[in-house]
RNA sequence: GGAACAGGCGGGACAGUCGCUGUUCUUUUGAACAGAGGAAAGUCCGAACACCGAAGGGCAGCGAGCCGGAUAACGUCCGGGCACCGGUUUCGGUCGGUGACGACAAGUGCAACAGAAAGAGUUCCAGCCCUGAAAAGGGUGAUGGGUGAAAUGGUGAGGUAAGAGCUCACCGGCGGGUUUGGUAACAGGCUCGGCCAGGCAAACUCCUCGCGGUGCAAGACCAAAUAGGAAAACGCAAUUCGGACGGCCCGUCCGAUGUUCGGCGGAAACGCCGGCGGCGUUUUCGGGUAGGUCGCUCGAACCGGUCGGUAACGUCCGGUCCAGAUGAAUGACUGUCACCUGUCCUUGGGCAGGUACAAAAUUCGGCUUACAAGCCUGUUCCGUUC
RNA sequence: GGGGUCGUAGCUCAGAUGGGAGAGCGCAUGACUGGCAGUCAUGAGGUCAGGGGUUCGAUCCCCCUCGACUCCACCA
Numbered sequence: 001g002g003a004a005c006a007g008g009c010g011g012g013a014c015a016g017u018c019g020c021u022g023u024u025c026u027u028u029u030g031a032a033c034a035g036a037g038g039a040a041a042g043u044c045c046g047a048a049c050a051c052c053g054a055a056g057g058g059c060a061g062c063g064a065g066c067c068g069g070a071u072a073a074c075g076u077c078c079g080g081g082c083a084c085c086g087g088u089u090u091c092g093g094u095c096g097g098u099g100a101c102g103a104c105a106a107g108u109g110c111a112a113c114a115g116a117a118a119g120a121g122u123u124c125c126a127g128c129c130c131u132g133a134a135a136a137g138g139g140u141g142a143u144g145g146g147u148g149a150a151a152u153g154g155u156g157a158g159g160u161a162a163g164a165g166c167u168c169a170c171c172g173g174c175g176g177g178u179u180u181g182g183u184a185a186c187a188g189g190c191u192c193g194g195c196c197a198g199g200c201a202a203a204c205u206c207c208u209c210g211c212g213g214u215g216c217a218a219g220a221c222c223a224a225a226u227a228g229g230a231a232a233a234c235g236c237a238a239u240u241c242g243g244a245c246g247g248c249c250c251g252u253c254c255g256a257u258g259u260u261c262g263g264c265g266g267a268a269a270c271g272c273c274g275g276c277g278g279c280g281u282u283u284u285c286g287g288g289u290a291g292g293u294c295g296c297u298c299g300a301a302c303c304g305g306u307c308g309g310u311a312a313c314g315u316c317c318g319g320u321c322c323a324g325a326u327g328a329a330u331g332a333c334u335g336u337c338a339c340c341u342g343u344c345c346u347u348g349g350g351c352a353g354g355u356a357c358a359a360a361a362u363u364c365g366g367c368u369u370a371c372a373a374g375c376c377u378g379u380u381c382c383g384u385u386c
Numbered sequence: 387g388g389g390g391u392c393g394u395a396g397c398u399c400a401g402a403u404g405g406g407a408g409a410g411c412g413c414a415u416g417a418c419u420g421g422c423a424g425u426c427a428u429g430a431g432g433u434c435a436g437g438g439g440u441u442c443g444a445u446c447c448c449c450c451u452c453g454a455c456u457c458c459a460c461c462a
Stems, first nucleotide, its partner, number of pairs: 001382009012337007020035006037357001041368002044366005049215004061211005066080005081101001082099007102206002107204002109200002124145003127140005153171006172196002174193008219294004229285008240256007258276001261274005301320005307314002338355008387458007396411004405442001413429006435451005
């Protein structure tokens, strides 16, 4: 100096014309002002808010999981611890990054193939020892080999037929007790125990903690036409009355009355039996659809400063108002400049093309994912020089 | 706008407790036939939607992304 990767900043500028949405003003016309994002996205967490559930507890289920702090809350953020990776090192550390980081020493389960053996019992080959003439049999089992992702602490001595933490010394690991530092996680020291205990909980499980459900298509209000529901009044050739029972509306039963329809009797008037007791119009009321209004954007808000805190963040003071659409606005064109790519000529310019990811839909706090050019930081590799 | 389910061969679908990627139809080749159909035999064909993680090992367990399908508005 270049390339790749990771993280962060940033998200073209100005002017004009014509449109769209909202607010305010205006008599109409119109005028003024404002008008997408860092992710508006994925809908993965946490809340506000609204409705449902009388309230509380539990089981199941789901989720969180080293410690402390921040916060309305969180799986987020900050600080610390531990583990791992990389650089550097005077080997003491130091710098950067990553971590779903409680428990496998409570129980259950899994580990294909290979291997003797995959978890408490075992031995394939070689080795060692004993018996045996030999073949062979027995003992041993962490000395070597072999298998596998993973194989049962290390060195030395004692011990033994040969061996083995079988025993002992030192070292290492683990666990218990105690002590020092620290709020704690944890770290260091002392001491005890031959305890040597492997891996997997993004396997079941155990422990601690949290969670009622649904989501603005939540929900509230106004309310047309048509259809259907209820009540009252009136009209019609064709309905009203009384009694009993049940607390009432009203219903059921009985009787009278009315009428028409059907049947029977009678010369007829009429009588008896059965059935019916409704329909229409107008007005009012209630539910509710289309449609409209609210919820809806002033809020755990933003900007600047002071103070406290290592920091996340908080207190106080001052200032600002910053989309609210709904068949869903936020756009198009022109000019100048900036940057990138290609091409042409001659330094410098001309011409052509382009300027990412993506776009609100109740609102916040986060996470994750996407992102052109340019700038900054880190790591790795390459080249050049010393 | 807010929920839910799914993605395995060309098509339709299986897949166990994590250890071999499969079935039917279709396709190719061969045999039987004079030929076709049909039957039989053999075979090819897979980014298990994509990426990352846990694990010795992932289609399977966890996370992110992409795509497809589906439900939810007022009353009953």
Predicted 3D model of RNase P RNA and transfer RNA as a complex of 462 nucleotides. Rfam match: Bacterial RNase P class A. About the family: Ribonuclease P (RNase P) is a ubiquitous endoribonuclease, found in archaea, bacteria and eukarya as well as chloroplasts and mitochondria. Rfam classes the family as a ribozyme.